RNA sequence: GCGGGCGUAGCUCAACGGUAGAGCACUGUCCUGUCACGACAGAGGUCGUGGGCUCAACACCCAUCGCCCGCG
Repeated sequence: GCGGGCGUAGCUCAACGGUAGAGCACUGUCCUGUCACGACAGAGGUCGUGGGCUCAACACCCAUCGCCCGCG
């Protein structure tokens, strides 16, 4: 330099173009003599960045940044 894959909550990952979710972690309450376990509730996201298509984009297109793999 060329080709490909990935980027979404603190972490690991979902989401036929139609209001962004789960598990773990975190906070509160209950439970318990205490802790743990368990039950209930809650907080936490400009979906890597910038454009485009569309009535509507995490998703499709273009560019770009980061990481990984292959080729040279």
Molecule: transfer RNA
Organism: Candidatus Vogelbacteria bacterium